Large-subunit ribosomal RNA, domain III from a Chloroflexota bacterium, 394 nucleotides, folded computationally. The full RNA is in RNAcentral, with records from ENA. The prediction has a mean pLDDT of 82. It matches the Rfam family "Bacterial large subunit ribosomal RNA".
Context: one part of a larger RNA
RNA sequence: AAGUAGCGUAAAGGUCGGUGAGAAACCGGCCCGCCGUAAAUCUAAGGUUUCCUGGGCAACGUUAAUCGUCCCAGGGUCAGUCGGGCCUAAGCCGAGGCCGAAAGGCGUAGGCGAUGGACAACUGGUGCACAUUCCAGUACCACCUCGCGUUCGUUAUACCGAUGGGAGGACGAAGGAGGGUAGGCCAACCGGACGAUUGGAUGUGUCCGGCCAAGGUUGUAGGGAGCUCCGACAGGCAAAUCCGUCGGGGCGUCAUCCUGAGAGCUGAUGGGGAGCCUCCCUUUGGGAGGCGAAGUGGCUGAUUCCAUGCUUCCGAGAAAAGCCUCUAGGGAGAACGCAGGUGCCCGUACCGCAAACCGACGCUGGUAGAUGGGAAGAGGAUUCCAAGGCGAUC
Numbered sequence: 001a002a003g004u005a006g007c008g009u010a011a012a013g014g015u016c017g018g019u020g021a022g023a024a025a026c027c028g029g030c031c032c033g034c035c036g037u038a039a040a041u042c043u044a045a046g047g048u049u050u051c052c053u054g055g056g057c058a059a060c061g062u063u064a065a066u067c068g069u070c071c072c073a074g075g076g077u078c079a080g081u082c083g084g085g086c087c088u089a090a091g092c093c094g095a096g097g098c099c100g101a102a103a104g105g106c107g108u109a110g111g112c113g114a115u116g117g118a119c120a121a122c123u124g125g126u127g128c129a130c131a132u133u134c135c136a137g138u139a140c141c142a143c144c145u146c147g148c149g150u151u152c153g154u155u156a157u158a159c160c161g162a163u164g165g166g167a168g169g170a171c172g173a174a175g176g177a178g179g180g181u182a183g184g185c186c187a188a189c190c191g192g193a194c195g196a197u198u199g200g201a202u203g204u205g206u207c208c209g210g211c212c213a214a215g216g217u218u219g220u221a222g223g224g225a226g227c228u229c230c231g232a233c234a235g236g237c238a239a240a241u242c243c244g245u246c247g248g249g250g251c252g253u254c255a256u257c258c259u260g261a262g263a264g265c266u267g268a269u270g271g272g273g274a275g276c277c278u279c280c281c282u283u284u285g286g287g288a289g290g291c292g293a294a295g296u297g298g299c300u301g302a303u304u305c306c307a308u309g310c311u312u313c314c315g316a317g318a319a320a321a322g323c324c325u326c327u328a329g330g331g332a333g334a335a336c337g338c339a340g341g342u343g344c345c346c347g348u349a350c351c352g353c354a355a356a357c358c359g360a361c362g363c364u365g366g367u368a369g370a371u372g373g374g375a376a377g378a379g380g381a382u383u384c385c386a387a388g389g390c391g392a393u394c
Base pairs, nucleotide, nucleotide: 013031014030015029016028017027018026032391033390034389035388040371041370042369046351047350050349051075052074053073054072055071056070060068061067080140081139082347083346084345085344086117087116091112092111093110097106098105099104121138122137123136124135125134141343142342143341144340145339147338148337149336150335151334152333159330160329164326165325166324172313173312174311175310178306179305180304183300184299185298186297187296189210190209191208192207193206194205211271212270215266216265217264222259223258224257225256226251227250228249229248230247231246232245233244235243236242275291276290277289278288279287280286281285314317357366358365373385374384375383376382
């Protein structure tokens, strides 16, 4: 320079009360304003205690601060079922091996590796901070036991059964139709509360609410398939009754079987529920306890489910395990039902379009996925609102 520029989106504050040494900014009430395919909610990555409570204000906070994501202390993350530990993809590592002055490079067997496959839990409550984890109720999965019952078997037709064989898992793009559900809207129907101002209004009035899962049972709308028996075999690196190939018989386009949303019943004599009552905090406001109605009809309607379905097309669209079956092998007990029991390790707080992540900052930038209500609208555009969240630290 200069007490100058600036104090970081033009969403906005006002007022009353409280606390306090001190209040424009902290806390509470009532108004006002802003977002609302977001500036709401869930979650991955990343962060790593920032979460909650009590205390504090030197520094940090673009001002003040009684406040804070700051400082100090204490507390907080509870799982058979959620995610990972089972399986493999790209990729990576790599016994032997090949190559290379050395370091090392490549790579078989094998392993690691999810963004994929497989796989058993839902609703409500509680809570300063966690909850599909705690609690209540109702379930399901795997394994163990021989306590009870039934059936089969004990020398090969009980049963178990590969690290091996086979099948399956198992997959493209585009397109349209159908059946549902979630959600939404309306109601003169059902239930509860209310009765004021007025030209009038106990009325067809005003306001609020008209629900509930997994599981069990049932097997519908729809979709798919030829099924079964006998014989043979140089194939499936051994074997096979399995798969495959060949031949023949019977029944067929019905039936049967497989798959399959949803609805119904149950779960539920339960939960939740507008509201009402009592008590407490001296309070407009909040907390605790108790009681608790209705639960129907119509319309609309998904990008969700049936559906890895159907139709069409050419560029012809992962792998492995779980699971099923076949033998090799094991084999004297085994299967089912009831009853009883067991269930390990790690993650779980909080932020997560952001003041907590990446940008040197409490930075107008960037950040994968899911949900995303109403009025108008083709719409996730746009405007206004709900739930919810904010008014962006002079």